[in-house]
RNA sequence: AACAAUAGCAAAGUUGGUCAAUGCGUCGGUUUGAAGCACCGAAGAUAUAGGUUCGAAUCCUAUUUGUUCC
Numbered sequence: 001a002a003c004a005a006u007a008g009c010a011a012a013g014u015u016g017g018u019c020a021a022u023g024c025g026u027c028g029g030u031u032u033g034a035a036g037c038a039c040c041g042a043a044g045a046u047a048u049a050g051g052u053u054c055g056a057a058u059c060c061u062a063u064u065u066g067u068u069c070c
Base pairs, nucleotide, nucleotide: 001068002067003066004065005064008024009023010022017054026042027041028040029039030038047063048062049061050060051059
């Protein structure tokens, strides 16, 4: 100096607008002699603090952490 930070893990978010997706995992149910598979349902997240705006994951500022370059 540049980039990144979004559920336990991974990961999207179309140039500011409805309930922030999706996969794996976790929990409950159906099924099974039991388990697995399958099906149905549920919980769980925008790094932190401010600002702009009717409205911010998205724009601005500062801080923290990580990666890369000089």

Transfer RNA from uncultured Tenacibaculum sp., 70 nucleotides, folded computationally. Its Rfam family is "tRNA". It is annotated as a transfer RNA.